[in-house]
A computed fold for a 350-nucleotide part of an RNA from an uncultured prokaryote, annotated as small-subunit ribosomal RNA, central domain.

Context: one part of a larger RNA
RNA sequence: UUGGGCGUAAAGCGCGUGUAGGCGGUUUGACAAGUCAGAUGUGAAAUCCCGGGGCUCAACCCCGGAAGUGCAUUCGAAACUGGGCAACUUGAGUAUAGUAGAGGCAAGCGGAAUUCCUGGUGUAGCGGUGAAAUGCGUAGAUAUCUGGAGGAACACCAGUGGCGAACGCGGCCCCCUGGUCCGAUACUGACGCUGAGACGCGAAAGCGUGGGUAGCAAACAGGAUUAGAUACCCUGGUAGUCCACGCCGUAAACGAUGAAUACUAGUUGUCUCGGGUAUUGACCCCUGAGGUGACGAAGCUAACGCGUUAAGUAUUCCGCCUGGGGAGUACGGCCGCAAGGCUAAAACUC
Numbered sequence: 001u002u003g004g005g006c007g008u009a010a011a012g013c014g015c016g017u018g019u020a021g022g023c024g025g026u027u028u029g030a031c032a033a034g035u036c037a038g039a040u041g042u043g044a045a046a047u048c049c050c051g052g053g054g055c056u057c058a059a060c061c062c063c064g065g066a067a068g069u070g071c072a073u074u075c076g077a078a079a080c081u082g083g084g085c086a087a088c089u090u091g092a093g094u095a096u097a098g099u100a101g102a103g104g105c106a107a108g109c110g111g112a113a114u115u116c117c118u119g120g121u122g123u124a125g126c127g128g129u130g131a132a133a134u135g136c137g138u139a140g141a142u143a144u145c146u147g148g149a150g151g152a153a154c155a156c157c158a159g160u161g162g163c164g165a166a167c168g169c170g171g172c173c174c175c176c177u178g179g180u181c182c183g184a185u186a187c188u189g190a191c192g193c194u195g196a197g198a199c200g201c202g203a204a205a206g207c208g209u210g211g212g213u214a215g216c217a218a219a220c221a222g223g224a225u226u227a228g229a230u231a232c233c234c235u236g237g238u239a240g241u242c243c244a245c246g247c248c249g250u251a252a253a254c255g256a257u258g259a260a261u262a263c264u265a266g267u268u269g270u271c272u273c274g275g276g277u278a279u280u281g282a283c284c285c286c287u288g289a290g291g292u293g294a295c296g297a298a299g300c301u302a303a304c305g306c307g308u309u310a311a312g313u314a315u316u317c318c319g320c321c322u323g324g325g326g327a328g329u330a331c332g333g334c335c336g337c338a339a340g341g342c343u344a345a346a347a348c349u350c
Base pairs, nucleotide, nucleotide: 004321005320006319007304008303012318014201015200016199017198021194022193023192025088026087027086031082033081034080035077036076038074039073040072041071042070049065050064051063052062053061054060091191092188093187094186095185098181103177104176108172109171110154115149116148117147119145120144121143125136126135162169163168206247207246208245209244210243211242215241216240220236221235222234223233258317259316260315261314262313263312266295267294268293269292270291271290272289273288274287275286276285299306300305323350324349325348332343333342334341335340
């Protein structure tokens, strides 16, 4: 270097935008860099291979040939790749009529519930557990009613429903705003795919500054349990959970399945947008497109299973793996306020 792989055995970057690079639709004619063919020169000798010869044979030696897959020059070929010219519309995109949606950001509003406060009624318990106790309560609790404060979350609807690249997104209304899908035309004319670096986004926890704090609740305290109980259970309770701005950059960031394109039986549910039939029904039936589920031909798979949303059949590009432990550690570097993150060994051992 070739060869093998990556759902679960080691292995798909958490996700995107995109630079270099790699790869790239259809057609005509021209070029000839790659490619192919011929010729010439060169490719030292020895060695290797073939034929012949010399030492009695052999090793060894001598002669001749072949080979030397390469390079250079030159004359050609033009299918493919390539660079250049011209053209095309099916890939990609733009305009236009519509379209569903917890997509994003900011502001406002609402009701239920918990807690606390004020006042009324009212009296001895409440609370909690397997059973209890700590705790709260005659300074009037719990219960119940009136009024008020404040924070956080939005029951039902709610659905293998929807949207988003992923993380994720759920009360109502509104400002601004991204993307998808379907239909019909018109336009641009390969403008495409992937993407090392780079840049951006990125749950929870955590960190900094300032606010906020109803409920919940690491730590902590007490009560139980127990042989013990630094736990599980109970009563409390601070960070935190919430907001603003700035960091962190990790997760079983999972479909444990990278992205794009093409092709390859069907059956069935559901969401969205269209067309037709039929006629007014929140229908139904047929059909096209896009999403999301269940089952299954062929095929694949070690098996489990996957199966037009592929783990099937192919192509392009990126990432990653190479026995277990040591170790995702040490050292160094880069990043971070820190916590730590990213990159990433070896000795030794089985």
Its mean pLDDT, the model's own confidence on a scale to 100, is 88.